[in-house]
Context: one part of a larger RNA
This record gives sequence, structure tokens and C1' cells, in this order.
RNA sequence: UCCGGCGAGUUACGGAUGCAGGCAAGGUUAAGCGGUUAAGCCGCGGAGCCGAAGGGAAACCAAGUGUUAAUAGCACGCAGAUGCAGUUAAGCUGUAUCAGAAGUCUGUAUACGUAGACCCGAAACCGGGUGAUCUAUCCAUGUCCAGGUUGAAGUUGCCGUAAAAGGCAAUGGAGGACCGAACGCACAUCCGUUGAAAAGGGUGGCGAUGAGGUGUGGAUAGGGGAGAAAUUCCAAUCGAACCCGGAGAUAGCUGGUUCUCCCCGAAAUAGCUUUAGGGCUAGCCCUGAGCAGGUCCUUAUGGAGGUAGAGCACUGAAUUUCCUAGGGGGCGUCAAAGCUUACCGAAGAAUAUCAAACUCCGAAUGCCAUGUAGGAAGCUGACAGGAGUCAGACUGUACGAGAUAAGUUGGACAGUCGAGAGGGAAAGAGCCCAGACCCACGGCUAAGGUCCCAAAGUGUGUGUUAAGUGGAAAAGGAUGUGGGAUUUCGAAGACAACUAGGAUGUUGGCUCAGAAGCAGCCAUCCAUUCAAAGAGUGCGUAAUAGCUCACUAGUCGAGAGGUCCUGCGCCGAAAAUGUCCGGGGCUAAAACACACCACCGAAGCCUGGGAAUGUUAUACAUAAGUAUAACAUUGGUAGGGGAGCAUUGUCAUCACGAAGAAGCGUCACCGUAAGGAGGCGUGGAGAGAUGAGAAGAGAGAAUGCCGGA
Repeated sequence: UCCGGCGAGUUACGGAUGCAGGCAAGGUUAAGCGGUUAAGCCGCGGAGCCGAAGGGAAACCAAGUGUUAAUAGCACGCAGAUGCAGUUAAGCUGUAUCAGAAGUCUGUAUACGUAGACCCGAAACCGGGUGAUCUAUCCAUGUCCAGGUUGAAGUUGCCGUAAAAGGCAAUGGAGGACCGAACGCACAUCCGUUGAAAAGGGUGGCGAUGAGGUGUGGAUAGGGGAGAAAUUCCAAUCGAACCCGGAGAUAGCUGGUUCUCCCCGAAAUAGCUUUAGGGCUAGCCCUGAGCAGGUCCUUAUGGAGGUAGAGCACUGAAUUUCCUAGGGGGCGUCAAAGCUUACCGAAGAAUAUCAAACUCCGAAUGCCAUGUAGGAAGCUGACAGGAGUCAGACUGUACGAGAUAAGUUGGACAGUCGAGAGGGAAAGAGCCCAGACCCACGGCUAAGGUCCCAAAGUGUGUGUUAAGUGGAAAAGGAUGUGGGAUUUCGAAGACAACUAGGAUGUUGGCUCAGAAGCAGCCAUCCAUUCAAAGAGUGCGUAAUAGCUCACUAGUCGAGAGGUCCUGCGCCGAAAAUGUCCGGGGCUAAAACACACCACCGAAGCCUGGGAAUGUUAUACAUAAGUAUAACAUUGGUAGGGGAGCAUUGUCAUCACGAAGAAGCGUCACCGUAAGGAGGCGUGGAGAGAUGAGAAGAGAGAAUGCCGGA
């Protein structure tokens, strides 16, 4: 990992609701007893329980009762409806018709409550015991420590002293002394790491007469012991050992929860919560039967409102000018008055702005009402029962927070996903198109496409782009190129090019070493000659000189120059797996723009066939129902409802089997599914149909359990 088997909403009681049945103003037995064909059934048993009357705390009273002074009021109760007639203030009486007080017991379904309560799963807590053969400390009693070294005290002798002290030599053999085996330890490193080993091996290391090592026996026990002290040890287990029990502890948590088809179909919100990944109530879903009402969409009419926008009339913010109260400066002065001011400046005037918490104004939508007109559908409300949901996601629009960041965060409105398949976007939950009952080698379309991959146009017309722009990006930059508008010059000859001229007063004046068109300052339409020529556009010189330009003529012969708007392009443009079209490849496109005609393209729509559900109608039966037709519907998670299939016992009635049961294998059958027949082979003794009733009643998942491969 696979295969087989096992493996999870059960049972009892209780009240609730629905359904079925019995009896009914009543309903029903429990224990127990008797009988019997004995997991049972029949009979007896009326104790008890519920109901038929309520009110009150109660006594108690009773269709009333309680409160109270009250016959008032109030509270909780009290067995109809309609018509007619009489009378009346309400109301009451009579009569007719219709209806007939409703409970209780059993079964069954569902959820809930109490129980382990769908199954598996803690870490822990408590009780009673078992452990010191491991290890820690202690007690008793034994035992062990090769060899070598050092040489303390003491003693003896000699020297020495008054005696001592002291010195020397010898002797002696001390020490948590030294070196180093056994023994003990575990400091470094290598190997080992599914090991040779659940702590070892190699090479070195430390202690080795001591607080030494070790044998045997004994003591201390878990809320405890022991500890040269590390949360260290107490049998490979220690921040509280192990075993059994309470015990199926508890688990708002994770995982798992087994056959089929049909109908409907959510939520991720509000309030409260030691609440936030859990609950409760409401909202939204399902089922049910009757009741009541109409509901929704479009349209029409009538309303409320203060958003978008706009505005400055208020509240504030902000800009310039004028005017000016006031303030500052200057003059004046003993002080003042007064004068003045390129200063500041309330209010006011003019101009021009801004605002979620400004408004003199003010939409579109949406909302409310009426119900005019049209349309849709079991629409809405209350009621009874069953739920699930309380992490939502993205996109678009108008906003808040953030940095007008985020696949960010918070609400609002809508859509999709969630719970939605199909086609498109290369690939993609949330984008675009479109809502899948089944079948068809039928048709038409949507989005999107039509050169090849790859279904359909190498379609038509007119333009644009030259950048592979298309097929990523800004400020900014540029005689790219198309279109439009406007303006200036131009056959009295423009623009460009070439030829020629570009002068004189004068070197203008000033300044200056010099300043002569060209360092600087001043003046400037200076004047003259001219076709034209600035008291000079640039280069240049120390200053001149020189080269140019403006300007003019000639040659040439038709457009040339400027500004603005706009289409498509260019630069700006550096990144990490592989080159920014899905690829090939594409340039009068297979790019872009505007038109047009075709075609392709989905589970959409249509066509043909089939099935189911609901409503209505008809026919037959009338107890359920069956058949036909029309119309509508049939995506679906959580979840609700309905109908079935299969398995194993039981009861009843049938029918099968040695002329071969079950089981197993195989094959071309039937059914909408779960499933069910049949043939053949194998097998060798049981097995089935129909109806009822009961469940240890369906396996792919639980790091499931057991077995096997």
C1' cells in the first nucleotide's frame, strides 16, 4: 500500500405535536391471580390516573370565585349559530332549522428532557494496593587496593648549653603525599545513530590508603522517601512511580458516521452572552391543515425628504484691491493738539474661491400611499411541527479607515461563487455568455471567434500604423506620419540654392592704454547716397583688419513659412527557471478604426422520442385510485419532506428441491435506481414467493480494529 471480515443516532422512562385505530361524557387498567398449545396468548383484577368546573394563599364557595365596607369596579372563569315573533334603555322571552360539549387508551413518526445517549480520542483528579533485586542515603557484617617514590613526628648517638634551646648523622615510616596496574570514574575526540549495544567501541584522560572500591543482609514509599542539590533518583517510567478501581471521567475540540430514487431548498445577519471558531431568541429554509387577506412587477396619479450637483444668504476657512475705526513708526511738543506714513488692520465695498459634521437652492434613483391600465405566480399574514446557519469570498457602483497602498480592512446597494455544471477569457471558485430531467452521427444562436495547430472568411469596402506598435507603464522630449482649422508670403516671381552688392558722414558720443558696428554706458525711425545696406545678427582682432547676417538685385519658376486642434506611432523602458501574442507565424495583415455580408460556436433556444412532479379537466371506479389531455416544472451543499430496494430472524398462506437446494463461476436478459430473473458449469442439502411484523439491517475513508498478501 492493497484485499477480506468487524466497525458509529440505540434502548428505557417522561411530557409535547402529528398520524392510525378502539371506546366515548367517559376512557383505561397496574401489581397480582387463574388458565394455556408458553420468550407468548386468553381471562380476572377499577387500586390508581386523565377528563367531565372553576376561583382563591387558604378556610371555603361554586357557574361563578377572589379582591373589598360594597350587591361598584377589576382579575381569572362560564356548553353554540342563524331566521322569525313579542317586548324593551341595555336586553330578555318564545319558536323554527342546523350543529351536537371531547376526552381517553394503544400503536407509530419526529425532535426535546433524564440517563455514557452517534462512535473513537486526552492531559489529568480521587481511592485501595505493589515496589529500594535498578538507583539515593543510612545501619550491620565481611572483603579488596601489583610495583615504585618521597621521607613528617618520634627515638638513638655525637656536638652544644649551667640546664635548656639548637645543630649534625643515623633510625623511624607519617600523609584526603607522588608515579603507576587491578579496581573505580567519565574530561577530549573519532566511530556507531533501522547500532554488535534502548548509552557501546577505539585512542588518549582522572582517582588509585581514601569524604576509597566492593560482596551479603537490613532500613526509609508516592499529598511520600532519598538527595556533597541536578527538578537528581525511587526497577529502560518521575515538576510527583507503578497496578487495579471510580470509569464508558469530561472534551463548546479534531476525525469518522455504511443502500437508491423523487420534491423543495438555505445561512455566514441582528440582539444578548467571562461572549467572540460555542450558545439562546429573531431573520432566512422545509412540512402540514384549515382560516384571513389579497400580494408582487410595470405603468399612472399624489406625497414626504435635503443626497449628487450647485451656491456663498448663515456657520467657518481662504485670496487681491479699495475704504477706514483702531494700533505701530516719523515730525512736532514740557505735555498735548496737530501733521504725516511703500507698516499692521476689525467692520464695510468690489473681485474671485472652499466645506462629511455650511445651505438662499436642489435633482435622478429609491421609499410611502391610492389602485387607473397591463402582467405574474399557491402570493402574503398569523398558526402547529422539523431544521440548518452565526469564519463568508470576489467583482461593479457610491463611501469610511489606510498612503484616493494591498489578493488590506469596515459597513451600503447589486451580481456571481458559496450550493452551479456547460461555452469564452491559453491555463483560473467570485469576470463575460448561459442556469445541466434523459436520449439523438438533427437544426438555430449567445459571449467569443473564422491563416495553421483548431470548428468557421487567407471575406468585401475605405482609411491608419512601419513601431512586430499590435503583443505591459508615467512625467518629459522630438522637422515620425495622417486629418482638420487658421494665418503670412507668392507669376508685380515667394521659400531654398547660386552670382553680385551689403555703402557714406563715421573710428556716432562717452568711457578707455585702446573701444573703430560687435567690453561697458547714452542716444537712436540720426542723416545721406541708394535697387538695398542696422550708428549693426554672429565669428574674429590688443585695437584695426578679415569672414558673415539682416536688407537688395539677378538666375530659377510654384508653392513656401508659422500657430492651434486631433488619429496612429517613436524615445523615456535595467532582474533574477524560458523570449511578456497560448504557439507557429502575421505588414495594401492574420494589426488598428469605421461599415457591411456570411459562417462557426454552449448542457441556451428549437425539433423528434422518452420519464417524473404539480395543477386543472374529462372518463371509469367510487375506499384508495387508474387512464387520457392541456399547461407549468424537474442544477443543488447544510437541511426538511416523500416513495422504495436489499440483508437476518419470526408468524400465516402457498409453492420448490438427489430428475440436484444454498453458495461459487460465467453469459448476448429485465427494471428509472437501489436491484431482480434465466441458461450453462461447479456444488451436494436445503431453499424460496406473497402478506404481516421485528431489527446486532447496507462500509471507502475514523494516523480505525483483527487477519492475510
This is a predicted structure of a 709-nucleotide part of an RNA (large-subunit ribosomal RNA, domain II) from Lachnospiraceae bacterium OttesenSCG-928-D06. The RNAcentral record of the full RNA draws on ENA. The prediction has a mean pLDDT of 81.